[in-house]
Context: one part of a larger RNA
RNA sequence: CUGGGCGUAAAGGGCAUGUAGGCGGUUGUUUAAGUUGGAUGUGAAAUCCCUGAGCUUAACUCAGGAAUUGCAUUCAAAACUGAUCAACUAGAGUUUUGUAGAGGGGGGUAGAAUUCCAUGUGUAGCGGUGAAAUGCGUAGAGAUAUGGAGGAAUACCAGUGGCUAAAGCGACCCCCUGGUCAAAAACUGACGCUCAUGUGCGAAAGCGUGGGGAGCAAACAGGAUUAGAUACCCUGGUAGUCCAUGCUGUAAACGAUGUCGAUUUGGAGGUUGUAGUUUUACUGUGGCUUCCGGAGCUAACGCGUUAAAUCGACCGCCUGGGGAGUACGGCCGCAAGGUUAAAACUC
Numbered sequence: 001c002u003g004g005g006c007g008u009a010a011a012g013g014g015c016a017u018g019u020a021g022g023c024g025g026u027u028g029u030u031u032a033a034g035u036u037g038g039a040u041g042u043g044a045a046a047u048c049c050c051u052g053a054g055c056u057u058a059a060c061u062c063a064g065g066a067a068u069u070g071c072a073u074u075c076a077a078a079a080c081u082g083a084u085c086a087a088c089u090a091g092a093g094u095u096u097u098g099u100a101g102a103g104g105g106g107g108g109u110a111g112a113a114u115u116c117c118a119u120g121u122g123u124a125g126c127g128g129u130g131a132a133a134u135g136c137g138u139a140g141a142g143a144u145a146u147g148g149a150g151g152a153a154u155a156c157c158a159g160u161g162g163c164u165a166a167a168g169c170g171a172c173c174c175c176c177u178g179g180u181c182a183a184a185a186a187c188u189g190a191c192g193c194u195c196a197u198g199u200g201c202g203a204a205a206g207c208g209u210g211g212g213g214a215g216c217a218a219a220c221a222g223g224a225u226u227a228g229a230u231a232c233c234c235u236g237g238u239a240g241u242c243c244a245u246g247c248u249g250u251a252a253a254c255g256a257u258g259u260c261g262a263u264u265u266g267g268a269g270g271u272u273g274u275a276g277u278u279u280u281a282c283u284g285u286g287g288c289u290u291c292c293g294g295a296g297c298u299a300a301c302g303c304g305u306u307a308a309a310u311c312g313a314c315c316g317c318c319u320g321g322g323g324a325g326u327a328c329g330g331c332c333g334c335a336a337g338g339u340u341a342a343a344a345c346u347c
Base pairs, nucleotide, nucleotide: 004318005317006316007301008300012315014201015200016199017198021194022193023192025088026087027086028085030083031082033081034080035077036076037075038074039073040072041071042070049065050064051063052062053061054060091191092188093187094186095185096183097182098181103177104176105175106174107173108172109171110154115149116148117147118146119145120144121143125136126135162169163168206247207246208245209244210243211242215241216240220236221235222234223233258314259313260312261311262310263309266292267291268290269289270288271287272286273285274284275283276282277281296303297302320347321346322345329340330339331338332337
């Protein structure tokens, strides 16, 4: 290299966008680069192979042929691939009218609750646990009532409900804004698919600067438990959690299942369009989604029109366990670290 694979055995990049590259719909014209055939030249000899000949045979030697699968030139063919021109509408897209939605960004508003502050009532406990203690409280706590402050999160609705490329998104109102889907027509005319490098987005934690800080809470302190208890339980409590802005770029970033297209028996739901009808609904036809299951596939488990079935296009990745996702070097980062990524040795 050929090959075999990637749900769970090693293996799908966290997700997208997109350059080079790879691949690419229907019909016709032309071309002749690929492709196919012929001719000519060349492809040293020896060797190998075939047929003969010579040493008594063989090895060996000699002669002739074949082969040298290649390259160049030239002539021809035109199905396929490429190129050119012309056309098409089934892929892709645009326009119109609608459509559901926690899709994104910004601003404003609301109510419940926790905490704190002030004041009133009121008196001896409160709190916490398996049981306690630390803690709070006669300087008046806890309870209760009124008023105020502030931050964070939005009960019910809420649903294997919805939306988003993924990460993710949940009170209400306003502004800006992206995508999906349906129905009919009209238009563009292959404009497509995938995508190394690149670029963007990317939970939580963490970092820089400036704010904010109610609750919760790494670290830390104390009380318990225990043989000990650097824990589990309790009382406190700082970073952090929140906002703005910049960085980090990782997760069991999971459907552990790359993206796109085509083909292939069914059933029961959910959700959202649309058409019709006999309109609490039914029937038809689309999009998304959950469960069960047929053929087929699978080592089995299971998957099963949303495939892990059957085909095609392109990318990524794997190649025994440990050493090791480590060392060294490069690149990135303020750092933490990330990314790329071995070997000795050993079983």

Overview:
This is a predicted structure of a 347-nucleotide part of an RNA (small-subunit ribosomal RNA, central domain) from bacterium endosymbiont of Megistopoda aranea. The full RNA is in RNAcentral, with records from ENA and SILVA. Model confidence (mean pLDDT): 90 of 100. Its Rfam family is "Bacterial small subunit ribosomal RNA".